c-di-GMP-I riboswitch aptamer from a Gemmatimonadaceae bacterium, 91 nucleotides, folded computationally. It was read from a public genome assembly, where an Rfam model found it.

This record gives sequence, structure tokens and C1' cells, in this order.
RNA sequence: CCGCGACAAAGGCAAACCCGUCAAAAGACGGGGACGCAAAGCCAACGAGGCUAAAGCGCUCAGUGUGCGCCAUGCCGGUCGGGUUGCCGUG
Repeated sequence: CCGCGACAAAGGCAAACCCGUCAAAAGACGGGGACGCAAAGCCAACGAGGCUAAAGCGCUCAGUGUGCGCCAUGCCGGUCGGGUUGCCGUG
């Protein structure tokens, strides 16, 4: 430096759920809590995929309102690919 994650060792992160805060929501953050994770460290201004639908547009209704549909500029890195950094062991 490249590969691998068996045997360990030191550790790390933290799903669901609960509480609080922010947000229209998806979701994020903090605390608790552990399902799991060899990158479950970081990157959303690289590609794919998924989620939400406020504003906007269309429709419906007698109707300001309700409802339905479309839609990302919002969200997901614990959806995948990719980029990038890294502990230990081992070939």
C1' cells in the first nucleotide's frame, strides 16, 4: 500500500419504543433505551431508490371550508451505489 473480517483485544455507534423541543409533515435534535452495525464515521451541490406535500396547480362541493389528485425547493447516509477518513487483527 492492497485485500479480508476468521481468532481475539480495546473500544465505538445506537433500531424500535418512551419523554421533551423544532417542523405542515416526512423527519431532526436532546435524554432514556438496545434491535442491530466492521465504518450504523462524514458527504444529499454525484447517480439511483424511498418518504412527506406546506406553498403552488387541478378537480369536487351551493360553499370562505372539507375532500381528492399532481408536485420538492423539504426529508432519509441504519435503502443501495459512489466519494472520503479511520481502530485492531490477519493474508
Its mean pLDDT, the model's own confidence on a scale to 100, is 85.